[in-house]
RNA sequence: GGGGGUGUAGCUCAGUUGGGAGAGCAUCAGAUUUGCAUUCUGAGGGUCGCAGGUUCGACUCCUGUCAUCUCCA
Numbered sequence: 001g002g003g004g005g006u007g008u009a010g011c012u013c014a015g016u017u018g019g020g021a022g023a024g025c026a027u028c029a030g031a032u033u034u035g036c037a038u039u040c041u042g043a044g045g046g047u048c049g050c051a052g053g054u055u056c057g058a059c060u061c062c063u064g065u066c067a068u069c070u071c072c073a
Stems, first nucleotide, its partner, number of pairs: 001072007010025004019056001027043005049065005
């Protein structure tokens, strides 16, 4: 320098016929207990790496770019 993969909540990830942003764990609150743990209920938390484009509408399609992994040289 060139090819490919990945980037979504604090962590691990799901979400492709383009229309609701979600799960588990974690955190916080309540219930339960003499107390802790467990269990149950609820809540908060996201510029979907960034920018632009297409579209009535984009995590999803297109382009560029950044980070990281990997292959070739």

A computed fold for a 73-nucleotide RNA from a Bacteriovoracia bacterium, annotated as transfer RNA. Rfam family: tRNA. The family's RNA type in Rfam is transfer RNA. Rfam describes the family as follows. Transfer RNA (tRNA) molecules are approximately 80 nucleotides in length. Rfam links the family to the GO term triplet codon-amino acid adaptor activity. The sequence was found in a public genome assembly. Model confidence (mean pLDDT): 82 of 100. The organism belongs to Bacteriovoracia, within Bacteria.